Model confidence (mean pLDDT): 77 of 100. Predicted 3D model of a 326-nucleotide RNA (Bacterial RNase P class A). Its Rfam family is "Bacterial RNase P class A". Rfam links the family to the GO terms tRNA processing, ribonuclease P activity and dimeric ribonuclease P complex.
Parts: sequence; C1' cells; structure tokens
RNA sequence: CCCGCAGACCGCCUUAUCGCUUUCGCCUUGGCGAAGGAGGAAAGUCCGGACACCAAAGAGUAGCAUAACGGGUAACUCCCGUCCGUUCGCUUCGGCGAAUGAGGACCAGUGCAACAGAAAGUAUGUACAGUUCGGCUGUAGUGAAACCAGGUAAACUCUAUGCGGUGCAAUGCCAUGUAUAUCAACGCUCCGUUUCGGCGGAUAAGAGCUACUCGUUCGAUGUUGAAGGGUAGGCAGCUAGAUCAAGUCAGUAAUGGCUUGGCAAGAUAAAUGAUAAGGGUUCGUUUCGGCGAAUACAGAAUCCGGCUUAUAGGUCUGCUUUUUUU
Repeated sequence: CCCGCAGACCGCCUUAUCGCUUUCGCCUUGGCGAAGGAGGAAAGUCCGGACACCAAAGAGUAGCAUAACGGGUAACUCCCGUCCGUUCGCUUCGGCGAAUGAGGACCAGUGCAACAGAAAGUAUGUACAGUUCGGCUGUAGUGAAACCAGGUAAACUCUAUGCGGUGCAAUGCCAUGUAUAUCAACGCUCCGUUUCGGCGGAUAAGAGCUACUCGUUCGAUGUUGAAGGGUAGGCAGCUAGAUCAAGUCAGUAAUGGCUUGGCAAGAUAAAUGAUAAGGGUUCGUUUCGGCGAAUACAGAAUCCGGCUUAUAGGUCUGCUUUUUUU
C1' cells in the first nucleotide's frame, strides 16, 4: 500500500428570479421588511417512557414479558463491562485477537427425531468372546443417537421475577343547533333529624374501576335498550426540552458532573417548491482542450430514548492478513 472486520460522521453547495408558509415589526386595509421552514433514518409500529384521562385504593385467575454477574439510564426486552459457551485465525501451547449467543430447568410431566437398522425405549435378533451358566458381561452391523440411553424448551411446560388500562382520533374550553319528544323492560324504598324550606345516611334498577371473578365506589331522579332528531365550527394541547454545541473533570466503558454559549418547522387536507447559471462528488470516454451521464434511501403531524430495515457515494478511527522497505 492492498484485502477483510468493526465503529463514527457527512450525505449535495452557492447565486438570481418567481411562488408557498410560520413568527415578529411597520403601515393601513393592500402590502413592505427581518429571521426561519422535512431526516439519519422522519420509515416499521417492534420495545420503553413523558404527558392526559378512567373519582380514589386493591386481591386472585387468565394473559404477556424477562432469565449468568455487576454497572448505566426517566425506563426498557436497550447500552457498557466481566465471566462462560460456540465459530474462525494465530501461538513461545501459558494463552491472544475477532465475531457471535433468546446465557434458569430435560430425575415434575407430556411431546419430537426421516432414512438405515432386528429394534429408537425398558425395545434388544444374529455372529464371536468371557462366564458365577442367568442374554449375565463385552465386542461387531445400521444410524446423528442403541445397558437403569443421551439430544431438544424462540417444543408444550416448570421455576424465579415483573406488568392496571386506553391513547393527541388522549384530553380540556368556547360557540351553534335540536326533540326536556316516542316505544319497551326494570326501579320509584327505608331510617334519623327539622325552624317543615330542607339536611344527612342506607339501599334498588343500573353504571364505573377498559379480559373475568371477588371486592370497592357512584346511585332515589331514574337506569338500560330500540327507533328517531340536531351538530361536524373554533381555540388550547403544539413544541424551551429526561434539549443542542464547545471546553473541562470523574470513569476501562456505557454514562454523569461543572462552566460558557444557543433556540433550530408547527402545517391541519395538509406549507417546506419551480426555473436558470455556476460549482462539488462519482463513473465513462478523450485528439488531454474537453465531452457525456449520474447525484442514493427517502417527506414531519404530541414528544423523547432504543431496536430493526433501506441507502449512489465520501471522510476518519481501531484491529487483522499479505507484500515491500528499513
């Protein structure tokens, strides 16, 4: 230097004209100006949360999830370290390096294993050898596996631990409008007190605790069901954060502390664009002047931390193999 493995970052730029949109300021009714406007995955919806509501608080069953030890984190099935296992390479044979692991239990139980083989579980034929003469012991055949058989649990299952549910179409406020109507079933009760207006308690029909049961809460006027009528508008939630950048300290690391500085879309049927020129990167070609082509994956919708998947190409770091030089 090349090949390979692992990780991190970038992933088009500038100018001009026109157009869309958010905030602020000015002006007045129509505009002007300034600062901004889709990602590393916005994708998948696989995990975990923040936040909101279910008035408040539970137990059990079901269901789901996790699984060596320790640390990190708001939390996690995520990340880091150590140990162990497996695979590959090297080795002075002591170990070293890289990758990877869904890393508890097979004597609690139930399953599964083609073909071959006598036979795949209390099943066991044949041949040979030994023999305490009992197919008792051993060897040979087949096969991945053949003496109280081993293997397999991202097979069912068991053990230990953990988990309330629904989700921004959550939720809250305002306005408008209608039918306080119709039918059916069930309920319309009791106690105490009273200044006789009422107040308090219990319970019924039923409703809630978003799988069920128990339990518990609300509940005296109505509740549930059917059919029918009205409305579909506006505002908030909505982006200042478990936040970003630089420096420094602690730590093997993940990560955390401190200091300084920053504010980067908030649309609502959905904006974040179009044209032109020049440039960057990559590829091909060349008469070495240049010419041509391409420029990936892909588009926010409450937000954040991970995982998984897609990706033309570029830069950097670490490890390793080989070659060359010293």
It was read from a public genome assembly, where an Rfam model found it. Of the family's consensus pairs, 97% are formed in the model.